[in-house]
Context: one part of a larger RNA
RNA sequence: UGCGGUUGGUCUAAGGGUAAGCUUCGCUGAGUACGAGAGGAACGGCGAGGCGUCGCCACUGGUGUACCAGUUGUCCGACAGGGCACUGCUGGGUAGCUACGCGGUAGUCGAUAAACGCUGAAAGCAUCUAAGCGUGAAGCGACACCUGAACAGAGACCAACAAAUCCGAUCUGCGCGGAGAUAAACGCGCGUCACGGAACAAGCGCCCCUAUAGAAUAUAGGUUUGAUAGGUGCGGGAUGUAAACACGAAGCCUCGGCGACGUGCUCAGUCCACGCAUACUAAAAG
Numbered sequence: 001u002g003c004g005g006u007u008g009g010u011c012u013a014a015g016g017g018u019a020a021g022c023u024u025c026g027c028u029g030a031g032u033a034c035g036a037g038a039g040g041a042a043c044g045g046c047g048a049g050g051c052g053u054c055g056c057c058a059c060u061g062g063u064g065u066a067c068c069a070g071u072u073g074u075c076c077g078a079c080a081g082g083g084c085a086c087u088g089c090u091g092g093g094u095a096g097c098u099a100c101g102c103g104g105u106a107g108u109c110g111a112u113a114a115a116c117g118c119u120g121a122a123a124g125c126a127u128c129u130a131a132g133c134g135u136g137a138a139g140c141g142a143c144a145c146c147u148g149a150a151c152a153g154a155g156a157c158c159a160a161c162a163a164a165u166c167c168g169a170u171c172u173g174c175g176c177g178g179a180g181a182u183a184a185a186c187g188c189g190c191g192u193c194a195c196g197g198a199a200c201a202a203g204c205g206c207c208c209c210u211a212u213a214g215a216a217u218a219u220a221g222g223u224u225u226g227a228u229a230g231g232u233g234c235g236g237g238a239u240g241u242a243a244a245c246a247c248g249a250a251g252c253c254u255c256g257g258c259g260a261c262g263u264g265c266u267c268a269g270u271c272c273a274c275g276c277a278u279a280c281u282a283a284a285a286g
Base pairs, nucleotide, nucleotide: 005161006160007159008158009157010156011155015147016146017145018144021051022050023049024048025047026046027045028044034039052105053104054103055102056101060099061098062097063096067092068091069090070089071088072085073084074083075082076081107143108142109141110140115135116134117133118132165198166197167196168195173190174189175188176187177186206286208222209221210220211219228282229281230280231278232277233276234275235274236272237271238270239269245264246263247262248261251258252257
C1' cells in the first nucleotide's frame, strides 16, 4: 500500500517455527533373569547432578564516566565553591543491563526405512512376497506449544460512528423511429448498477508532548473532556553528618597570636534513571 466506508475488539487457521534437547550418577527392579560356579543384566519406576537452550532481575554478585563521600598535586589572591591531572586516585552505589543469581526445559499415538517374522503359492518341497498379515528408528506425520488475515479464494463475528449529492461518456435494459426482415446495425429519449470525476463524511495523517518502542522509519501512549513529558511536593532510595557558628585542642610562637583535629548544631547536606499526587510549564494555533 492492498484487502468494496472508518474505528475498536474477539476469533478461525492455510502456512511457518519449536532445543516438550543431550548426558552422568544414586535408589528400586535384583543379588532377580542367566550361569555348575565365579559372576551378573534389562524393560519399567523414583531422585539428584552436568552441558545446552528459552526467559527473568525478588535474592546473591558484576557494571554503574548518574550520584555521594574521602584525598594528592596545581590553578582560580584567601575562605567558600570549583577546573585539570585515565572518571586524577580511593571508598561506596539507585535504576537499567547482566551471570557468578533465579525459573522452565512430560511425552503419547499413527504410518514407515533397513531389518526381523506369520501364513503362502508360482515350483506337491522350500521360500518374509507374488495375493494377504505382523513387528520395527534420535528419522516422517499428528496431538501439544509459539506465530500466523497479504491464504489475491486477501476469512468470520461483535460493537460504535458515517451512509446524501452532482457531472461525464460508454455498456446493458426499455420505448420510439425516417433504419429494417418481427433479426442485426444505426439515430433519438428515459432509467439504475458498475466505471471515471467533483464535493463532502466517519476517520486518518502531518505538526506537537512522549516511551512499555526505537538506526531512519515503524510500534505503543497522550494531545486541555488532559497526568503524555518536564517542574514542584511527598514517599522510597544513594552517600554518610554540609557550610557558617560555638566550644575543646596536640603543637608552633617574634608571646601579639596561629592552629591540624575533635564535639555540638546534624540520621545532616547534596543527589536520584523509581512510585504517588499536583495543570505550574509544554502538548497552542493550524

The part of an RNA shown here (large-subunit ribosomal RNA, domain VI) has 286 nucleotides and comes from a Nitrososphaerota archaeon.
The source organism's lineage runs through Archaea, Thermoproteati and Nitrososphaerota.
The prediction has a mean pLDDT of 80.
It was read from a public genome assembly.
It matches the Rfam family "Archaeal large subunit ribosomal RNA".